[in-house]
RNA sequence: ACAUUGGUGAUUUAAUGGUAGAAUUCUCGCCUUCCACGUGGGAGAUCUGGGUUCAAUUCCCAGCCAACGUA
Repeated sequence: ACAUUGGUGAUUUAAUGGUAGAAUUCUCGCCUUCCACGUGGGAGAUCUGGGUUCAAUUCCCAGCCAACGUA
């Protein structure tokens, strides 16, 4: 320099254009003499900008970051 893949709560990760789910985490209850376990609520996210669309995590373009490959 070129090409490929990826970027989603604090972490790991799902999501076929119809407004983002799960686990861990944190927090408030129940249980327990207390802790732990268990159980019921709650908090917290789409890398940035633009375009297409009634509607974009999803499709397109540019940029940033990471990994891998070629030279």

A computed fold for a 71-nucleotide RNA from Loxodonta africana, annotated as transfer RNA. The coordinates come from a structure-prediction model, not an experiment, and the mean pLDDT is 82. The RNAcentral record of the sequence draws on Rfam. Rfam family: tRNA. Gene Ontology term of the family: triplet codon-amino acid adaptor activity. It is annotated as a transfer RNA. Rfam's curators write: Transfer RNA (tRNA) molecules are approximately 80 nucleotides in length.